[in-house]
RNA sequence: GAGUGGCGCACGGGUGAGUAACGCGUGGGAACCUGCCUUUUUCUGCGGGAUAACGGUUGGAAACGGCCGCUAAUACCGCAUACGCCCUACGGGGGAAAGGGGGGGAUCGCAAGACCUCUCACUAUUGGAGCGGCCGAUAUCGGAUUAGCUAGUUGGUGGGGUAAAGGCCCACCAAGGCGACGAUCCGUAGCUGGUUUGAGAGGACGACCAGCCACACUGGGACUGAGACACGGCCCAGACUCCUACGGGAGGCAGCAGUGGGGAAUUUUGGACAAUGGGGGAAACCCUGAUCCAGCCAUUCCGCGUGUGCGAUGAAGGCCUUCGGGUUGUAAAGCACUUUUGGCAGGAAAGAAAUCGCGCAAAUUAAUACUUUGCGUGGAUGACGGUACCUGCAGAAUAAGCACCGGCUAACUACGUGCCAGCAGCCGCGGUAAUACGUAGGGUGCAAGCGUUAAUCGGAAUUACUGGGCGUAAAGCGUGCGCAGGCGGUUCGGAAAGAGAGGUGUGAAAUCCCAGGGCUUAACCUUGGAACUGCACUUUUAACUCCCGAGCUAGAGUAUGUCAGAGGGGGGUGGAAUUCCGCGUGUAGCAGUGAAAUGCGUAGAUAUGCGGAGGAACACCGAUGGCGAAGGCAGCCCCCUGGGAUAAUACUGACGCUCAUGCACGAAAGCGUGGGGAGCAAACAGGAUUAGAUACCCUGGUAGUCCACGCCCCUAAACGAUGUCAACUAGCUGUUGGGGCCUUCGGGCCUUAGUAGCGCAGCUAACGCGUGAAGUUGACCGCCUGGGGAGUACGGUCGCAAGAUUAAAACUCAAAGGAAUUGACGGGGACCCGCACAAGCGGUGGAUGAUGUGGAUUAAUUCGAUGCAACGCGAAAAACCUUACCUACCCUUGACAUGUCUGGAAUCCCGAAGAGAUUUGGGAGUGCUCGCAAGAGAACCGGAACACAGGUGCUGCAUGGCUGUCGUCAGCUCGUGUCGUGAGAUGUUGGGUUAAGUCCCGCAACGAGCGCAACCCUCGUUCUGUGUUGCCAGCAUUUAGUUGGGGACUCACAGGAGACUGCCGGGGUUAACUCGGAGGAAGGUGGGGAUGACGUCAAAUCAUCAUGCCCCUUAUGUCUUGGGCUGCACGCAUGCUACAAUGGCUGGUACAAACGGCUGCAAUACCGCAAGGUGGAGCGAAUCCGAGAAAGCCAGUCUCAGUUCGGAUUGGGGUCUGCAACUCGACCCCAUGAAGUCGGAGUUGCUAGUAAUCGUAGAUCAGCAACGCUACGGUGAAUACGUUCCCGGGGCUUGUACACACCGCCCGUCACGUCACGAAAGUCGGUAACACCCGAAGUCAGUGGCCCAACCGCAAGGAGGGAGCUGCCGAAGGUGGGAUCGGUGAUUGGGACGAAGUCGUAACAAGGUAACCGUA
Repeated sequence: GAGUGGCGCACGGGUGAGUAACGCGUGGGAACCUGCCUUUUUCUGCGGGAUAACGGUUGGAAACGGCCGCUAAUACCGCAUACGCCCUACGGGGGAAAGGGGGGGAUCGCAAGACCUCUCACUAUUGGAGCGGCCGAUAUCGGAUUAGCUAGUUGGUGGGGUAAAGGCCCACCAAGGCGACGAUCCGUAGCUGGUUUGAGAGGACGACCAGCCACACUGGGACUGAGACACGGCCCAGACUCCUACGGGAGGCAGCAGUGGGGAAUUUUGGACAAUGGGGGAAACCCUGAUCCAGCCAUUCCGCGUGUGCGAUGAAGGCCUUCGGGUUGUAAAGCACUUUUGGCAGGAAAGAAAUCGCGCAAAUUAAUACUUUGCGUGGAUGACGGUACCUGCAGAAUAAGCACCGGCUAACUACGUGCCAGCAGCCGCGGUAAUACGUAGGGUGCAAGCGUUAAUCGGAAUUACUGGGCGUAAAGCGUGCGCAGGCGGUUCGGAAAGAGAGGUGUGAAAUCCCAGGGCUUAACCUUGGAACUGCACUUUUAACUCCCGAGCUAGAGUAUGUCAGAGGGGGGUGGAAUUCCGCGUGUAGCAGUGAAAUGCGUAGAUAUGCGGAGGAACACCGAUGGCGAAGGCAGCCCCCUGGGAUAAUACUGACGCUCAUGCACGAAAGCGUGGGGAGCAAACAGGAUUAGAUACCCUGGUAGUCCACGCCCCUAAACGAUGUCAACUAGCUGUUGGGGCCUUCGGGCCUUAGUAGCGCAGCUAACGCGUGAAGUUGACCGCCUGGGGAGUACGGUCGCAAGAUUAAAACUCAAAGGAAUUGACGGGGACCCGCACAAGCGGUGGAUGAUGUGGAUUAAUUCGAUGCAACGCGAAAAACCUUACCUACCCUUGACAUGUCUGGAAUCCCGAAGAGAUUUGGGAGUGCUCGCAAGAGAACCGGAACACAGGUGCUGCAUGGCUGUCGUCAGCUCGUGUCGUGAGAUGUUGGGUUAAGUCCCGCAACGAGCGCAACCCUCGUUCUGUGUUGCCAGCAUUUAGUUGGGGACUCACAGGAGACUGCCGGGGUUAACUCGGAGGAAGGUGGGGAUGACGUCAAAUCAUCAUGCCCCUUAUGUCUUGGGCUGCACGCAUGCUACAAUGGCUGGUACAAACGGCUGCAAUACCGCAAGGUGGAGCGAAUCCGAGAAAGCCAGUCUCAGUUCGGAUUGGGGUCUGCAACUCGACCCCAUGAAGUCGGAGUUGCUAGUAAUCGUAGAUCAGCAACGCUACGGUGAAUACGUUCCCGGGGCUUGUACACACCGCCCGUCACGUCACGAAAGUCGGUAACACCCGAAGUCAGUGGCCCAACCGCAAGGAGGGAGCUGCCGAAGGUGGGAUCGGUGAUUGGGACGAAGUCGUAACAAGGUAACCGUA
């Protein structure tokens, strides 16, 4: 090393496919087996035949064999023996073994050895321990769109089989067994100790560790064995891989490493048996990818470090900035220390004690041998590993990231970007000032990690056992009857199932918790305790529940009397009305509507009289009334019939309550068959309305409505949106039915059963409910769990159908919803006000021209204002200037400001070029302050460089300020108190009254503020004072208040008075107030003005001004010339002038107020037809001037015409201003003489000194576009019944799905895109059954024939065995028809979501036809 033999290989290790099961967990049981271990008893006697290895030969590519020959055993076989054992018909029968090793004093033997003894092994056997097999109880996921399943199925008898009970198997017999306490079927899943979360109860999970089970390529099968139907064994079938000489063979990592694939993702083909453990062995020892170690990975847990102290000029740099500074920040640098960790060097463990040797003792023994045990002693044994640990040396040396910074949630600025790029857990950021995107600085949080993603529990009382709800938020079945189930009055007795108390067993270890111990600490390890809330057994208690028995009468029921009722079914019958028919009277309309038309009618309608037919419904009574379980029920009478209430007694004796499934009833519409059909009336037709009108309105009209039948349908907003039953808990008022007591006979009181309205406590989110509960409790049933998808799809059941019932998911949204509040709104209500309407007067809209605007045009026609609340507005003056625009020519520290340096006074005059700005030449001139002087300074003018200037450039949606508007409307708020959970309410509403939230009264309010009013100015009366420039009665004097004089008057300027509903009367609440009156200049805020609450409109203005940000900087700044803002087919707005006789023109004549005037107003006078000119008195103005007021009045003329109206346009000629009137001024004269004859629809102003009308003045301004604007006076009306309507506003109330608030919200079809789903001719797969066919391996059974060493037999042969064959069963396979699940499918159906699509307007308000539910 090969082989025989023995034991092991059924342990250990892996995995979780299958399994919803006695698989697992818990606690029990009886009919069992058991190698090794332990214990009891016992035996080991005598024989036999083979066979591997080996030798020879031979086949095959190989795997592997064939034949011949030899040999051993604790391999195999037989006989003997049989205490106990097994079987038994109790007579009996059956069955075993093996030897090996160590030592030895006697005795025997030639020796081997016998013999003795020890030990290992063996046979049989009794117990045990431990393992295992089996049985029943209980617990163990989801689905009922799985409700019935089952033939060895359930049981019995008798057999077989097994280690063992058993339909486990077989024969026969019976017809059972399981199931709503969920069988069967489908899906999913290994179970547990435990893990995680949670206060707990629960929920989710079952990695590591531990227990059990199952599996080992897939399926089947047995063999061996104590144990397997066996991971690294066998046989067969199948799939796959490999070898092959094509004939055949081999294989099974869900062992440890490793490879490939898959994947977001998971390690080394390492070391050692040193320790722990397992197997074998007498032992040495061998085996052991169990195990112990090492390697890889921040995967997790724990610990440690990356320095410490001092250090301000708060360095530099970065970032921000209000430019001062702040921040990074004691941070750094610098100085002084420390050395964990890392590096280098040196030292250095524990884990090792047994086995073993030696000695001693004990046991055994005849024995001091041997062997075993104990003690002592000796030496050996380390994978990790020169590892942990210790010491020394040098040196701050080797060591910081990630996320976040809008709120939740700790932490903010700048820049970039500009609804882009992007962010986002939810809300949401981003459209030019982003703390939300990106970057930076700074900050916050965690830290060798941080953040994301995925997942579980929690918060979530959001499945509610603990611990929720159902009137309106989701939710009470449409209603009743009622089986099962659940629950159940009162007394006594019994038993002890539930329940309570004690004890016992168990609840593995680990984990969790507590107290200790060990690693420097911790994680971790370890010891002990507690706990494991459970199950089982046992003893005990008897109040409560259950059970059994006996009673009771309060629940329930029965009997008797009385009562009310549209309760139900059937049969009769009545009158009114509609319609139709017949006859008569009668004539032209009737009917219908917002208005009409269709329709009917001269063939006689409607109307009216009489008669008749037919169907349906029942006026008045009639009601918050009555009855019924609900749906529902109504003329009257009769028959049949159900229920209820009440009164007093009697009887039964818990007979009760609720009720899944079930059964019955169940409006309308609808269905089937047959009738009936007057009226009404889906569909339909016609007429209207309308943009349309498949509607609302009208004229007709069929199903249907009515009746009978039907195992018809079975739904409603079937509602009190309120399940049924019972008990308890203040009252009041009305009404229906019954009863009692009292009564003055009117009625009152009590009680019971209903039915309405209030209301305390209590409840409720609120609204509300409130003895008829939505209160307080009990019993039982039904139902809900965000909105949509959807009460839909699929499947089932029912139905004739329509459809009903049961009932999801994908997907999608961040809401949907309830009640109440404040507003706003309403084609809601009632009240009030306003030149809002009405009543009036005058305009506008028509014409010409003016001015503004739009549009178009242009080089430019600068900009702004745009419904009211832009448009004669900014602009109270565009020829240049203004001017911002355009063209052209120039300037660049600039036209303007400050600072620095430098030169010069400033300034003035004269030339030249140019369109001018500008450029350039010449001349005059030398000032002021200080200083002795030199010089310095101030102002001014140049030059240079830089900081800067400048911008009518953008953003009024970044802003301040100012303004408009609602609106001079009467409102808007606050403090305290009170009410409400709260938002909020109250006050502020109510009754009166007012111009007024003005005032009064009342009131859970009492007060206050901003508004109203008043205070201010002005006009109206008067008084006082003053009296020039004003005035003049009287006295003088004049042309003239001119002068003297006067202060009376007017007037002016100051300051007072006066008016307050004060007085009277009526009304009113003895109020506020109001009506009337007196007096008064004025009367009820005397007229007018100034004065504008909280707020709204992102209202207007960056071009008055100011200002943030952005933009331009030899130009978007500045200067200049010329042009433009004036340009014109046209539209609009506002005013002027007109259209004429209430007028035009001519002549004469009267009366204001207010204002302006020195760069001014300008008189008298003269000239011109005039505009104007010449000239200049007076006046800085109660003095002078503008300045004549006009309408009016008195005369004349015109005579109704496109005119003697009207004045545009045009021609000619002038005047004035101005540097300049061409574009582009005003005015004058002469001539010309357009439209227009009072204005459509519509629209506007005004209520008294107002409208209308007449003129006057001023600002701006050289002049003027002014007819505009602002002021002033003169003359001077009409009308208002009244609040129905239009518009606007105010308070109250109501509805609301609106809150950007009705210019709101919002629905459906269609079109386009995307997504998921359903159906679908089919088609492709999976799964589990069933029937039949075929039938491997293999157990079992049978077996003529064949074969065979042991035993018996001398032999023949026998016993026994084997192969082969046959049979039953039997995996895979095949065939077939079904079932079920999934994929896919032309096409098709609805759904969801999408940008500002199309068509309408259904809903929300009375949503413009109230809305909604069921049905057709």
Small-subunit ribosomal RNA from an uncultured bacterium, 1416 nucleotides, folded computationally. Rfam family: Bacterial small subunit ribosomal RNA. Gene Ontology terms of the family: ribosome and structural constituent of ribosome. RNAcentral holds the sequence, with entries from ENA and SILVA.